[in-house]
Molecule: transfer RNA
Organism: Bifidobacterium longum subsp. longum
């Protein structure tokens, strides 16, 4: 140079056309506790890598580009 995979919350991830996106650990607050940890309740966080396309309707299909990651040359 060519080809596969991939990019969603702070991290690991789900979610594969239909309700202005969810889980788990982390953060934060609160009960408990002499205190810290453990349990146990609440809270907040992301318009889904950009940019277009198609659709009534896009995180999700298509496309070029950016990152990562593998392979071939």
């Nucleotide at each position: 140079g060519c080809c596969c995979c991939u990019g969603u919350a702070g991290c690991u991830c789900a979610g594969u056309g239909g309700a202005u996106a969810g889980a788990a650990c982390g953060a934060c607050g609160g009960u408990u506790u002499u205190c810290u940890a453990a349990a146990c309740c609440g809270u907040g966080g992301g318009c889904c890598g950009u940019u277009g396309g198609u659709u009534c309707g896009a995180a999700u299909c298509c496309a070029a580009c950016c990152g990562g990651g593998g392979g071939c040359g």